RNA sequence: UUCAGAAAAAGCCAACCCCACAAGGUCGAGGGGGCGGAAAGCCACGAGUCAUGGGUCCAUGGCAGUCGGGUUGCCUGA
Repeated sequence: UUCAGAAAAAGCCAACCCCACAAGGUCGAGGGGGCGGAAAGCCACGAGUCAUGGGUCCAUGGCAGUCGGGUUGCCUGA
């Protein structure tokens, strides 16, 4: 450097629920529990999907824990 893996070890994230704040919407941040994840780190480029508006379908915004792609990275083995 490349490939593979999460068995070990150290860590990370946090579905959904509850508490309370806030919003009143498609959303946020704090605490607790922990569905799960080898990138559940990041990017809206492609597809898909959700919301709003018009509606042949298009536009705007969201979903990175829908898939593909790009990019960075811990440990172990080859």